The RNA shown here (transfer RNA) has 73 nucleotides and comes from a Clostridia bacterium. It matches the Rfam family "tRNA". Rfam classes the family as a transfer RNA. From the family's description: Transfer RNA (tRNA) molecules are approximately 80 nucleotides in length. The coordinates come from a structure-prediction model, not an experiment, and the mean pLDDT is 81.

RNA sequence: GGGGGCAUAGCUCAGUUGGUAGAGCGCUUGAAUGGCAUUCAAGAGGUCAGGGGUUCGAUUCCCCUUGUCUCCA
Numbered sequence: 001g002g003g004g005g006c007a008u009a010g011c012u013c014a015g016u017u018g019g020u021a022g023a024g025c026g027c028u029u030g031a032a033u034g035g036c037a038u039u040c041a042a043g044a045g046g047u048c049a050g051g052g053g054u055u056c057g058a059u060u061c062c063c064c065u066u067g068u069c070u071c072c073a
Stems, first nucleotide, its partner, number of pairs: 001072007010025004019056001027043006049065005
C1' cells in the first nucleotide's frame, strides 16, 4: 500500500424481508432470612463509533472518516 471482518447498556454479546432496541452478568431499590451471602420482585442505565446519502421511515441499505482484528505484499 491492497483485500476482508468487527464497533449496539458498565462488561460479554444477541437483534433479517428496513417499521417501538434486548438478554446474561454487574448496578440501585424492595421482600424473605439471624444475615453485606443466597433467592424472588421491581427499576435505572443506549446520540446503536462519527458524518453524509437513499427512503414515509435506517442498528439494518449505499458512500466517506475513525478505531481495532486479520490476510496478502
The organism belongs to Clostridia, within Bacteria.